[in-house]
Small-subunit ribosomal RNA, 5' domain from Lentisphaerae bacterium GWF2_50_93, 521 nucleotides, folded computationally. Its Rfam family is "Bacterial small subunit ribosomal RNA". Rfam links the family to the GO terms ribosome and structural constituent of ribosome. The coordinates come from a structure-prediction model, not an experiment, and the mean pLDDT is 86. It was read from a public genome assembly.
Context: one part of a larger RNA
RNA sequence: GAACGAACGCUGGCGGUAUGGAUUAGGCAUGCAAGUCGAACGGGAUCUGAGAUGUUCAAGUAGCAAUAUGAGAAUAUUUCAGUGAGAGUGGCGAAAGGGUGAGGAACACGUGAGUGACCUGCCCCUAAGUUUGGAAUAACCUUUCGAAAGGAGGGCUAAUGCCAAAUGUGAAUAUUUCCCUGAUGGGGGGAUAUUUAAAGAUUUAUCUCUUAGGGAUGGGCUCGCGUCCUAUCAGCUUGUUGGUGAGGUAAUGGCUUACCAAGGCUAUGACGGGUAGCUGGUCUGAGAGGAUGGUCAGCCACACUGGGACUGAGACACUGCCCAGACUCCUACGGGAGGCUGCAGUCGAGAAUCUUCCGCAAUGGGCGAAAGCCUGACGGAGCGAUACCGCGUGAAGGAUGAAGGUCUUCGGAUUGUAAACUUCUGUCACUGGGGACGAAUAAAUGACGGUACCCGGAGAGGAAGUCACGGCUAACUACGUGCCAGCAGCCGCGGUAAUACGUAGGUGACUAGCGUUGUUC
Numbered sequence: 001g002a003a004c005g006a007a008c009g010c011u012g013g014c015g016g017u018a019u020g021g022a023u024u025a026g027g028c029a030u031g032c033a034a035g036u037c038g039a040a041c042g043g044g045a046u047c048u049g050a051g052a053u054g055u056u057c058a059a060g061u062a063g064c065a066a067u068a069u070g071a072g073a074a075u076a077u078u079u080c081a082g083u084g085a086g087a088g089u090g091g092c093g094a095a096a097g098g099g100u101g102a103g104g105a106a107c108a109c110g111u112g113a114g115u116g117a118c119c120u121g122c123c124c125c126u127a128a129g130u131u132u133g134g135a136a137u138a139a140c141c142u143u144u145c146g147a148a149a150g151g152a153g154g155g156c157u158a159a160u161g162c163c164a165a166a167u168g169u170g171a172a173u174a175u176u177u178c179c180c181u182g183a184u185g186g187g188g189g190g191a192u193a194u195u196u197a198a199a200g201a202u203u204u205a206u207c208u209c210u211u212a213g214g215g216a217u218g219g220g221c222u223c224g225c226g227u228c229c230u231a232u233c234a235g236c237u238u239g240u241u242g243g244u245g246a247g248g249u250a251a252u253g254g255c256u257u258a259c260c261a262a263g264g265c266u267a268u269g270a271c272g273g274g275u276a277g278c279u280g281g282u283c284u285g286a287g288a289g290g291a292u293g294g295u296c297a298g299c300c301a302c303a304c305u306g307g308g309a310c311u312g313a314g315a316c317a318c319u320g321c322c323c324a325g326a327c328u329c330c331u332a333c334g335g336g337a338g339g340c341u342g343c344a345g346u347c348g349a350g351a352a353u354c355u356u357c358c359g360c361a362a363u364g365g366g367c368g369a370a371a372g373c374c375u376g377a378c379g380g381a382g383c384g385a386u387a388c389c390g391c392g393u394g395a396a397g398g399a400u401g402a403a404g405g406u407c408u409u410c411g412g413a414u415u416g417u418a419a420a421c422u423u424c425u426g427u428c429a430c431u432g433g434g435g436a437c438g439a440a441u442a443a444a445u446g447a448c449g450g451u452a453c454c455c456g457g458a459g460a461g462g463a464a465g466u467c468a469c470g471g472c473u474a475a476c477u478a479c480g481u482g483c484c485a486g487c488a489g490c491c492g493c494g495g496u497a498a499u500a501c502g503u504a505g506g507u508g509a510c511u512a513g514c515g516u517u518g519u520u521c
Base pairs, nucleotide, nucleotide: 001521002520003519004518006517007516008515009514010513013391014390015389016388017387018386019384020383026347027346028345030344031343032342035092036091037090040089041088047082048081049080050079051078052077053076054075055074056073057072060069061068062067099302100301101300109226110225111224112223113222114221115220118219119218123215124214125213126212127211128210129209131165132164133163134162140155141154142153143152144151145150170196171195172194173193174192175191176190177189178188179187180186200207201206202205228274229273230272235265236264237263240262241261242260243259244258245257246256247255277299278298279297280296281292282291283290284289304325305324306323307322308321327338328337329336330335355381357380358379359378363377364375365374366373367372394424395423396422397421404415405414406413407412428462430457431456432455433454434453438448465510466509467508468507469506470491471490472489476505477504478503479502480501486493487492
């Protein structure tokens, strides 16, 4: 000098764009953050309309009256039609999106290869198919246990839920045969045997379903190279190193297991200890390099702590399950409930880091045929001079060089065209009127937002500080103090004339900031 996710002191007008829990991966009240589909299914509260029956009332009509009849109204039951809440079965999603950086020195990451050792829901293309049946079960009804959370027994029922059979274009497995390929479990053709599919919905035009082949996308695994400090860590290792058989996996492999052999790594640093998410990048620097990894993007890891599997195309799963532990809460003391490292917010610790806001209008995601629903992703607004950028706090004229202040050799000098005063201007802020783009449309649909922006109005009005002034280093005098009080980045100032302390005037620098501290180059 440059930089910062900064903090502190003094000060503070406006706008735009960014950015904001770096410490306790400490504990969390409350609300929201993952649902959706009735065009898979049974069922159906509620409401509406129509019909039937019963009860009550009843204008009117007939009649002298008793009474009869009675449009219609209310209400109850019931039938049909429409509507279709809440819950349930089923499908898809919930493995994404969002957060954090604890752990990890590792094929974790980066880069380049391999996979003849592999998987891939939804999507696209191609081929073939979608036949016949069955048994349950939730919801519901009922009995019952429990304070609750939650169960247990009995009965009824549906499906794109489950099961059996048929078919087998095919696929898989086993045996056998031929061909292609640089290639180990690669690809293709043939024969025999065995096994193996499907489900419907509706608006009749689509969607869905099954079996295969290919693609795309995403992933698993393996390898070369790169990746911090420490030798005051020198030897480490028994599933250890290799082989065979078996098991396991989508798949290779000591991944696991039995047996056999005795290997394997290491001064090119094994093993141990410490520290750390990695990268694109960022800062600095002429560069080489050094430091760093916040926001944004890619990858990894984690989800109260430790362990485990289930479901599924995909998890060993942040707002799923089970076990153990710590903690918090409820309890009828028998037993239960919970997990903000999602968005806000709260306590704590800290030098220190924001609103319990608005909206799904846009972009994107999930479900759905669609209408649509959900979305604290996201789009916005709010707070903070935290950073960068822009603008303003007026402009021109104005000498009696006013007053006041300060200094003075008492003549004057300086503050200083500065002010007053005159003439103007109208950025920002204020106010009246108009008023968007973002919306993709034939039409409808805007949180932001009556915002940005435009036109008019009034009036210099509402808007300047901070640090320094001995040298380095731009900027000096007076008074006070008297090795005191104090200053200080270094040299050093202060003991009676201090340009170095404190105050005042003046001056210099930067400016809505200035200075200090910390850290990096």